[in-house]
Context: one part of a larger RNA
RNA sequence: UGACGGGGACCCGCACAAGCGGUGGAGCAUGUGGUUUAAUUCGAUGCAACGCGAGGAACCUUACCAGGUCUUGAAUCCACGGAACACUUUAGAGAUAGAGUGGUGCCUUUUUAAGGAACCGUGAGACAGGUGGUGCAUGGCUGUCGUCAGCUCGUGCCGUGAGGUGUUGGGUUAAGUCCCGCAACGAGCGCAACCCCUGCAAUAUGUUACCAUCAUUAAGUUGGGGACUCAUAUUGGACUGCCUGCGAAGAGCAGGAGGAAGGUGGGGAUGACGUCAAGUCAUCAUGCCCUUUAUGACCUGGGCUACACACGUGCUACAAUGGGUAGAACAAAGAGAAGCAAGACAGUGAUGUGGAGCAAAUCUGAAAAAACUACUCUCAGUUCGGAUUGUAGUCUGCAACUCGACUACAUGAAGUUGGAAUCGCUAGUAAUCGCGAAUCAGCUAUGUCGCGGUGAAUACGUUCUCGGGUCUUGUACA
Numbered sequence: 001u002g003a004c005g006g007g008g009a010c011c012c013g014c015a016c017a018a019g020c021g022g023u024g025g026a027g028c029a030u031g032u033g034g035u036u037u038a039a040u041u042c043g044a045u046g047c048a049a050c051g052c053g054a055g056g057a058a059c060c061u062u063a064c065c066a067g068g069u070c071u072u073g074a075a076u077c078c079a080c081g082g083a084a085c086a087c088u089u090u091a092g093a094g095a096u097a098g099a100g101u102g103g104u105g106c107c108u109u110u111u112u113a114a115g116g117a118a119c120c121g122u123g124a125g126a127c128a129g130g131u132g133g134u135g136c137a138u139g140g141c142u143g144u145c146g147u148c149a150g151c152u153c154g155u156g157c158c159g160u161g162a163g164g165u166g167u168u169g170g171g172u173u174a175a176g177u178c179c180c181g182c183a184a185c186g187a188g189c190g191c192a193a194c195c196c197c198u199g200c201a202a203u204a205u206g207u208u209a210c211c212a213u214c215a216u217u218a219a220g221u222u223g224g225g226g227a228c229u230c231a232u233a234u235u236g237g238a239c240u241g242c243c244u245g246c247g248a249a250g251a252g253c254a255g256g257a258g259g260a261a262g263g264u265g266g267g268g269a270u271g272a273c274g275u276c277a278a279g280u281c282a283u284c285a286u287g288c289c290c291u292u293u294a295u296g297a298c299c300u301g302g303g304c305u306a307c308a309c310a311c312g313u314g315c316u317a318c319a320a321u322g323g324g325u326a327g328a329a330c331a332a333a334g335a336g337a338a339g340c341a342a343g344a345c346a347g348u349g350a351u352g353u354g355g356a357g358c359a360a361a362u363c364u365g366a367a368a369a370a371a372c373u374a375c376u377c378u379c380a381g382u383u384c385g386g387a388u389u390g391u392a393g394u395c396u397g398c399a400a401c402u403c404g405a406c407u408a409c410a411u412g413a414a415g416u417u418g419g420a421a422u423c424g425c426u427a428g429u430a431a432u433c434g435c436g437a438a439u440c441a442g443c444u445a446u447g448u449c450g451c452g453g454u455g456a457a458u459a460c461g462u463u464c465u466c467g468g469g470u471c472u473u474g475u476a477c478a
Stems, first nucleotide, its partner, number of pairs: 001478002003475003007472007015462002019425005026316008034307002042053002064302007073127001076126002078123005085102007106116003129291002132289003138285002140280003143276001145274001150189006156165003169180003195268004200236007210225002214223002239262001242256005318418001322377006335364002339358002344353003384415001389410007431454007
């Protein structure tokens, strides 16, 4: 100087408390451990691994296994030969191996001859290749403490020196934020602000959006309108600016006014010096080591989907604040051409036939669902719950046996609110209800990332638990 203390003082955080809803019990989905296996490829492992890399494992992917094959190999260079290429056919699981037919193009040169470019085959070696090892050799990227308020420097001063001071103290703040004081005076990286979305208004522009007035229609449908909504731009607006009190005539704090909004308005992006030899050699790049008829390459099939079990994360429930049937409302955001697909017709249905419109404020998917109204069920393992299983089908795809999703009929497990323990959340939040997108032929999506609808309870407070910050104190530690 740090680090640590079941030392002290002060402060903060869904840290506790006050509340609401979960997990832990059930079934299933998914990841992991373990076990099994020819293989169940590899990585991630307290918080900070475990719906994680994977924002799509039937083949491919694929790295694993079995079998069948290749050895200058998919790249560059050289030599020789042939245009390339197209079609047919034999063997084989295919990779491949073989046979036959057609075919002569482009550029230079006056044509031929010759040469060249591209492509194919053969040969020789220089080399390629490696998802092989090392993340404790590395770059880059990332997690974490933590969006915590800290981390430093120059000069000066103090100290023999390591170092200190500044950065401590008194107030204050979300903040090393600001004020005052002070052997310090300044400065940098962080904080804040500048950026994006959202909340209010004005101006400009009105099509594909809108419709108050006037006509018109089944319908903003059409004429028309430029008010409103909305969209797109440009501005304004919030600064403790104003008032009162407190405070040191300070920083600021409490209350009030006006205002759409009030003291950082709400959300996002933004992550200091560093810590964990944290993670990643399997995104990529890369040193060294290893491999080179194999640890490389190709193919078929299998595996990554196994299953006495254990754990994590979720979904669906156990019902009446509910289930069922019928009726009739109200969104936002995002997607669409090898695409989204309307109306119509067929089917109980998944879906099929067909193809209006739309590179979209125009058309389409599209039905929002909870909510509301009416009827029914009447507390039961039930008209709750839907696992599992059987049969018959639909779709995607070369192909759904291992191993896809969906539909119809039948079947109708467990489960009656969950021990110890443990998690999330302070407002348009929790809870609850649907909708969309990426990936994607299809899909094991209940995942992830977004969007809106309905919409709470509680916070006395800081004694205690956990984590963090500042000052101070002690020293078995560095």

The prediction has a mean pLDDT of 84.
A computed fold for a 478-nucleotide part of an RNA from a metagenome, annotated as small-subunit ribosomal RNA, 3' major domain.
RNAcentral holds the full RNA, with entries from SILVA.